[in-house]
Context: one part of a larger RNA
Molecule: large-subunit ribosomal RNA, domain I
Organism: Bacilli bacterium
RNA sequence: GGCAUAUGUGAGGAUGACUUGGCACUGAAAGAUGAUGAAGGACGUGACAAACAACGAUAUGCUUCGGGGAGCCGUAAGUAAGCUUUGAUCCGGAGAUUUCCGAAUGGGGUAACCCACUUGUGGUAAUUCGCAAGUAUCGUUUAGUAAAUAAAUAGCUAGACAGAGAGUAACCUGGUGAACUGAAACAUCUAAGUAACCAGUGGAAAAGAAAGAAAAAUCGAUUUCCUUAGUAGUGGCGAGCGAAAAGGAAACAGCCCAAACCAGUCUUAGGACUGGGGUUGUAGGACCUUAAGCACAGAGUUACAAAAUUAUAGUAUAGCUGAAUAAGUUGGAAAACUUAAUCGUAGUGGGUGAUAAUCCCGUAAGCGAAAUACUGUAAUCUCUUUAAGGUAUCCUGAGUACGGCGAAACACGUGUAAUUUUGUCGGAAUCAACGGGGACCAUCCCGUAAGGCUAAAUACUCUUUAGUGACCGAUAGUGAACAAGUACCGUGAGGGAAAGGUGAAAAGAACCCCGGAAGGGGAGUGAAAUAGAAUACUGAAACCAUAUGCCU
Numbered sequence: 001g002g003c004a005u006a007u008g009u010g011a012g013g014a015u016g017a018c019u020u021g022g023c024a025c026u027g028a029a030a031g032a033u034g035a036u037g038a039a040g041g042a043c044g045u046g047a048c049a050a051a052c053a054a055c056g057a058u059a060u061g062c063u064u065c066g067g068g069g070a071g072c073c074g075u076a077a078g079u080a081a082g083c084u085u086u087g088a089u090c091c092g093g094a095g096a097u098u099u100c101c102g103a104a105u106g107g108g109g110u111a112a113c114c115c116a117c118u119u120g121u122g123g124u125a126a127u128u129c130g131c132a133a134g135u136a137u138c139g140u141u142u143a144g145u146a147a148a149u150a151a152a153u154a155g156c157u158a159g160a161c162a163g164a165g166a167g168u169a170a171c172c173u174g175g176u177g178a179a180c181u182g183a184a185a186c187a188u189c190u191a192a193g194u195a196a197c198c199a200g201u202g203g204a205a206a207a208g209a210a211a212g213a214a215a216a217a218u219c220g221a222u223u224u225c226c227u228u229a230g231u232a233g234u235g236g237c238g239a240g241c242g243a244a245a246a247g248g249a250a251a252c253a254g255c256c257c258a259a260a261c262c263a264g265u266c267u268u269a270g271g272a273c274u275g276g277g278g279u280u281g282u283a284g285g286a287c288c289u290u291a292a293g294c295a296c297a298g299a300g301u302u303a304c305a306a307a308a309u310u311a312u313a314g315u316a317u318a319g320c321u322g323a324a325u326a327a328g329u330u331g332g333a334a335a336a337c338u339u340a341a342u343c344g345u346a347g348u349g350g351g352u353g354a355u356a357a358u359c360c361c362g363u364a365a366g367c368g369a370a371a372u373a374c375u376g377u378a379a380u381c382u383c384u385u386u387a388a389g390g391u392a393u394c395c396u397g398a399g400u401a402c403g404g405c406g407a408a409a410c411a412c413g414u415g416u417a418a419u420u421u422u423g424u425c426g427g428a429a430u431c432a433a434c435g436g437g438g439a440c441c442a443u444c445c446c447g448u449a450a451g452g453c454u455a456a457a458u459a460c461u462c463u464u465u466a467g468u469g470a471c472c473g474a475u476a477g478u479g480a481a482c483a484a485g486u487a488c489c490g491u492g493a494g495g496g497a498a499a500g501g502u503g504a505a506a507a508g509a510a511c512c513c514c515g516g517a518a519g520g521g522g523a524g525u526g527a528a529a530u531a532g533a534a535u536a537c538u539g540a541a542a543c544c545a546u547a548u549g550c551c552u
Stems, first nucleotide, its partner, number of pairs: 001551008010543001016537001018500001021472002023469007030461002033166001040101003043056003047079002051075002053060001062095006071083002106115003116135007137164002139161007171202001172200005182189001186236001212219002223250004233241002254453003257397001261276006281431001283396004287390006297384004308380010319367003325340005341358002343347001349361003402426008412438001433448005488495002511522004
């Protein structure tokens, strides 16, 4: 030096079992905010106070109304000083305060800073000293003033407005709009109208009451699901893309304008505005005629007109009551075991010195709100004519429908390409009308464009609440079970960790000895100290040391 075996308060942290945290989903709720200054931050506030949490110069808190009932002064264990049955701490409702930045809005600015003006007010011998309120822009509206240009208008000035601005995880609508990729290359095509960016709304959004679908003398707004169907189609007929009617379900709800006509007001005499009227396709309405009706009845604040109050019931935001077990044995400890009991509309779950229906918190069941919010019902309140006939005249959405050219959307790539949208150029008809039925024409059938509103069924989950899991168990599960988007890295955009465990209880080792200390040896606590806090449950292996044997 090597090999083997054994030992170790060595080192190390695998494994086992644990769980404060995650993950996925289900039911219910909610989808709130903001110039009355948000979201998000900076800086402060504690006797001692670095971090987190809470709060804001009234700063670890203030007021009030309820709940609750003995301790409290956050995580956090210490000392000090205090509070509390005259009800504290704590929980819930409502309010007050709420520095500075931030849409940030008096002006500026390198966010959390600098510098103003106006009015009011305080102070100083004096000042460049304080305090309070106001002072951005746009929009709407009112008033004043006022050009070219006479009247006027633009403009300017001032007032008023809980008007807008910003935020928001996903869902939704619209605008702009890729590439990698696939086609086994690649160009039409695909990826994909996806990602990304922008704008905007809502708790949903969008769509929506047929100029429809169809082909039976049919249906009857929209949306979603199943099916039709990977069908019909489309396609360098490649890769691929890919419907619809019908059928079955969910949910159901229909309405209002413009116009004709009448009346009123104004008028530059063209018309404009207000009220009535009227709103459809088996055409309807105006207009004319006839009949009935006038408050019985019906409806209502989600559309169809719109504002609120009261009562009542329920729900949410604190809570309350809540059954039933003992002994012996083992043990450090009983919930274990043995024996004998009890409750159960409660044997979900958690805790307690090992595994507890009957020890504790709870659970089943029942009860409860001063205040605020929401929902339902009722009352007050608010609103409301209908039918038939006639057809001479009038009305029924125009730079629209439609056509040419160029594009796009439709499952449909220009194709036989209908249908929808429109950049550009043209450009109708007016109910004896017009559009559609996949080129086009005829017949037949269906509908009535060029105005608008509309709940439900549907989509999502930053969030609250109640639960569930053949989901994870600290290299897993969120990046994050711990002062985690922290430490750290980067000029920056951005990237981004590691890190859980004494014990049932600190009972956290008085006292003695060695030592300068660290550390150790006794003693003591404890079931255990090989559970000793400098990493503490278990404590594998590599590695290290020591001892012994063999070989060299």